[in-house]
RNA sequence: CGUCCUUGCGUAGCGCCGGGACUCGCCGGAGGAGGCGGCGAGUCGACGAGGUGGAGGCUUCUCGAAAGAUUCGGCGGAUGGCCUCCCGGCUGGCACGGUCGUCAGGGUCAGGGCAAAACCGCUGAGUGAUCGGCGGCACAAAGACUGGCCCGGUGCAGGUA
Numbered sequence: 001c002g003u004c005c006u007u008g009c010g011u012a013g014c015g016c017c018g019g020g021a022c023u024c025g026c027c028g029g030a031g032g033a034g035g036c037g038g039c040g041a042g043u044c045g046a047c048g049a050g051g052u053g054g055a056g057g058c059u060u061c062u063c064g065a066a067a068g069a070u071u072c073g074g075c076g077g078a079u080g081g082c083c084u085c086c087c088g089g090c091u092g093g094c095a096c097g098g099u100c101g102u103c104a105g106g107g108u109c110a111g112g113g114c115a116a117a118a119c120c121g122c123u124g125a126g127u128g129a130u131c132g133g134c135g136g137c138a139c140a141a142a143g144a145c146u147g148g149c150c151c152g153g154u155g156c157a158g159g160u161a
Base pairs, nucleotide, nucleotide: 014076015075016074017073019072020044021043022042023041024040025039026038027037028036047064048063049062053086054085055084056083057082058081059080087101088100089099090098091097093156094155095154096153105151106150107149108148109147110146111145119136120135121134122133123132124131125130
């Protein structure tokens, strides 16, 4: 270093880095600095919110915040979306169909509450790029939720009048 096994921890806006940007060291032309180039070692590379019935397939897979310079570019994954099957809820008991996923119909309007980074202060590690901790101050959207309105198929069986 590779492979296998076991255990523990963590993880799904999550992980990674051959591009790129940046830092440090050494080297390169006539002394220095800067710049540029080479080599080596490093750093950065998305801020949270929301989100999973099971299986398979396809798919560059929700929402806003900051910045206005790389949150660039790429790889992998993924709870998104679509299709099929299974399970389940609702749709009147059942079937098909529809719709959804255990808080288990859709549409629309309204209501309503919600983040972290950023920013400010203090502070730790590192020569540095940079990484972290504590405190303060806020500020979203989607979805969920609540309410109004609209829509919610066909057939069969049973019951009552």